Model confidence (mean pLDDT): 78 of 100. The RNA shown here (SAM riboswitch aptamer (S box leader)) has 148 nucleotides and comes from Streptomyces tagetis. NCBI's taxonomy places the organism under Bacteria, Bacillati, Actinomycetota, Kitasatosporales, Streptomyces.
[in-house]
RNA sequence: CGCUCAUCCAGAGGGGCAGAGGGAUACGGCCCGAUGAAGCCCCGGCAACCCUCCGGUCGGUUCUUGUCACGCAGACGUGGCGAGGCUCCCGGCUCGGGAAGGUGCCAAUUCCGUCUCACGGCGAAACGCGUCGUGGGGAAGAUGAGGA
Numbered sequence: 001c002g003c004u005c006a007u008c009c010a011g012a013g014g015g016g017c018a019g020a021g022g023g024a025u026a027c028g029g030c031c032c033g034a035u036g037a038a039g040c041c042c043c044g045g046c047a048a049c050c051c052u053c054c055g056g057u058c059g060g061u062u063c064u065u066g067u068c069a070c071g072c073a074g075a076c077g078u079g080g081c082g083a084g085g086c087u088c089c090c091g092g093c094u095c096g097g098g099a100a101g102g103u104g105c106c107a108a109u110u111c112c113g114u115c116u117c118a119c120g121g122c123g124a125a126a127c128g129c130g131u132c133g134u135g136g137g138g139a140a141g142a143u144g145a146g147g148a
Stems, first nucleotide, its partner, number of pairs: 001147001003146006013043005021032003026114004044106003049102002052098004056093005062085010110140001115137009
């Protein structure tokens, strides 16, 4: 940065400085906050995106072997198909584990709603509309990895 992909109902807080706000933005709601908000610093933790290591598994490579075809006087060679092994090497994975490093994160689902679709309740029956609820999708945002 109107770019791409993945994830976002799990998890994890103490101290110091500071001093009134904060929960991205707008509105509505609901919360947090003088028992101390934002911000900064220190320490601790969570997680496993990147990375790294170990394992599993699949494939490649490779080895052994069967068979077929072709070539050769022949040993044999080349190729196709199949079976088995797999120490090393290479690559993949909706797989399991680890956590040194690069990020990130540590109230509430990304706190909830807003746009749209489906279903249900109610508004005197239906359509429509309104409203409430449940579920799906989207938008916006956040984080990571990549790209320009």